The part of an RNA shown here (small-subunit ribosomal RNA, 5' domain) has 524 nucleotides and comes from a metagenome. The prediction has a mean pLDDT of 86.
Context: one part of a larger RNA
RNA sequence: GGAUGAACGCUGGCGGCGUGGAUAAGGCAUGCAAGUCGAACGGGUCAUUUUUGGUAGCAAUACCGGAAAUGAUUAGUGGCGAACGAGUUAGUAACACCUUGGCAUCUACCUCAAAGUCGGGCAUAAUCCGCCGAAAGGCGGACUAAUUCCCGGUAGCAUCAGUGUCGCAAGAUAUUGAUUAAAGGCGCAAGCCGCUUUGAGAGGAGCCUAGGUCCUAUCAGCUAGUUGGUGAGGUAACGGCCCACCAAGGCAAUGACGGGUAGGGGGUGUGAGAGCACGACCCCCAACGACGAAACUGAGACACGGUUCGUACACCUACGGGUGGCAGCAGUCAAGAACAUUCGACAAUGGGCGAAAGCCUGAUCGAGCGACGCCGCGCGCAGGAAGAAGGGUUUCGGCCUGUAAACUGCUUUUCACCGGGAACAAGUCCGGUCUUUAUGACCGGAUUGAGCGUACCGGUGGAAUAAGAGGUUGGUAACUACGUGCCAGCACCCGCGGUAAUACGUAGACCUCAAGCGUUAUCC
Numbered sequence: 001g002g003a004u005g006a007a008c009g010c011u012g013g014c015g016g017c018g019u020g021g022a023u024a025a026g027g028c029a030u031g032c033a034a035g036u037c038g039a040a041c042g043g044g045u046c047a048u049u050u051u052u053g054g055u056a057g058c059a060a061u062a063c064c065g066g067a068a069a070u071g072a073u074u075a076g077u078g079g080c081g082a083a084c085g086a087g088u089u090a091g092u093a094a095c096a097c098c099u100u101g102g103c104a105u106c107u108a109c110c111u112c113a114a115a116g117u118c119g120g121g122c123a124u125a126a127u128c129c130g131c132c133g134a135a136a137g138g139c140g141g142a143c144u145a146a147u148u149c150c151c152g153g154u155a156g157c158a159u160c161a162g163u164g165u166c167g168c169a170a171g172a173u174a175u176u177g178a179u180u181a182a183a184g185g186c187g188c189a190a191g192c193c194g195c196u197u198u199g200a201g202a203g204g205a206g207c208c209u210a211g212g213u214c215c216u217a218u219c220a221g222c223u224a225g226u227u228g229g230u231g232a233g234g235u236a237a238c239g240g241c242c243c244a245c246c247a248a249g250g251c252a253a254u255g256a257c258g259g260g261u262a263g264g265g266g267g268u269g270u271g272a273g274a275g276c277a278c279g280a281c282c283c284c285c286a287a288c289g290a291c292g293a294a295a296c297u298g299a300g301a302c303a304c305g306g307u308u309c310g311u312a313c314a315c316c317u318a319c320g321g322g323u324g325g326c327a328g329c330a331g332u333c334a335a336g337a338a339c340a341u342u343c344g345a346c347a348a349u350g351g352g353c354g355a356a357a358g359c360c361u362g363a364u365c366g367a368g369c370g371a372c373g374c375c376g377c378g379c380g381c382a383g384g385a386a387g388a389a390g391g392g393u394u395u396c397g398g399c400c401u402g403u404a405a406a407c408u409g410c411u412u413u414u415c416a417c418c419g420g421g422a423a424c425a426a427g428u429c430c431g432g433u434c435u436u437u438a439u440g441a442c443c444g445g446a447u448u449g450a451g452c453g454u455a456c457c458g459g460u461g462g463a464a465u466a467a468g469a470g471g472u473u474g475g476u477a478a479c480u481a482c483g484u485g486c487c488a489g490c491a492c493c494c495g496c497g498g499u500a501a502u503a504c505g506u507a508g509a510c511c512u513c514a515a516g517c518g519u520u521a522u523c524c
Base pairs, nucleotide, nucleotide: 001524002523003522004521006520007519008518009517010516013377014376015375016374017373018372019370020369026333027332028331030330031329032328035080036079037078040077041076043074044073045072046071047070048069049068050067051066052065053064054063055062056061087288088287089286097212098211099210101208102207103206105205106204107203110201111200112199113198114197115196116195117194118152119151120150121149127142128141129140130139131138132137158179159178160177161176162175163174164173165172166171184193185192186191214260215259216258221251222250223249226248227247228246229245230244231243233241263285264284265283266282267278268277269276270275290311291310292309293308294307313324314323315322316321341367343366344365345364349363350361351360352359353358380410381409382408383407390401391400392399393398415461416460417459418458419457420456424451427447428446429445430444431443432442433441434440468513469512470511471510472509474493475492479508480507481506482505483504489496490495
């Protein structure tokens, strides 16, 4: 000199874009952060229509029921999602990460291709009845549906076993036998959406491999599933991954083993570079979700807002027993030098579900707070005296402040008020036309903006609303007076201060930077 997720002191006009819990992975009140589908299913409720029974009435009609249809709604069953997205960096020195090469593997939704979707059955929630419990919740009986579950049939280029041919083998191919499948919904229909089996793809995941990856030898020996083999098990898959048996190996000064520290990378800072230091924000990967352990479901988890067990903590309790997990967004307490709103909206982008309308989305988009940072703008411009007053100083002549002010003219960025006023909107719905009939193209109409009456533009007014901080011995730009008298104090270094201090304090003047300026901390 540069830099910072900074803090502190003094000061502070505006805007844009960024950025903001670095400490206690400490504890958390409250609200929200993952739902959706009625075009899978049976019920419930409400409304309308049709129809039917009863009662009252001469009748119109009124009231009480029953059945069906349509529409709306939704507790439950079922499906898909909840393994994404969001957070944090505790652990981890390791195939965790980066780079390289590979395979013994799996893959829901999506795309392409081939074939199929036949017949039947048992349940169960909801509901009703009864019971237990303070609650959380649970038990028993009866009934019922499905794209829930099960059985049978059929089936191959699928799986398993065998045989033949080719091949060193891996395997390819032909053939025989056995085994394994399905679900319907909407629609007048055409058809569309599904379902089952198989092959391929895309994207995703798993595993292996070589090289790289901090300090410490005041850590020198470490290792029994340890190293290898055979067999068996297990996995989607290779493998001591697990087990039985056999052998006695394996690693290490090219640093094993141990200890300390630490998430890794893209990158960031600095530097001419080499390098050194760092890893906030953003992106990729990993790990974690109070702590420890385990599996279930599932295409995918050993699962932050799932389950079970244990531990600690906290809460409720009728003392029998229960409930909870902000390292999601806000917010609160604590600790700290120190870090924001219990805001708005799904309008856009993206995600989940749905045929769609749509619903959900603290992802996201926006707004709020903080000079925390970077960038930009402003606080006026021109004229104006051999030069007012005041202040400072003086050799008492003057000199400095100083064209500075006053005063005159001008401008209006900004400011206040008034007026106009976007983009971000693509879509969606309705109607129509066309064709290659597609969730298509085109035309017309209606409609969708949180931010926002914001940005921006115009008008009116008036210099109006806007300057400080640090420094002035040398390094280092900028000097005098007074006070003090080795005192009080300053200080990054050399050093100043003991009666003429440009180094302390005050004043004036000056210098530097400027909505900032200094100090502290850290890195180069």
The RNAcentral record of the full RNA draws on SILVA.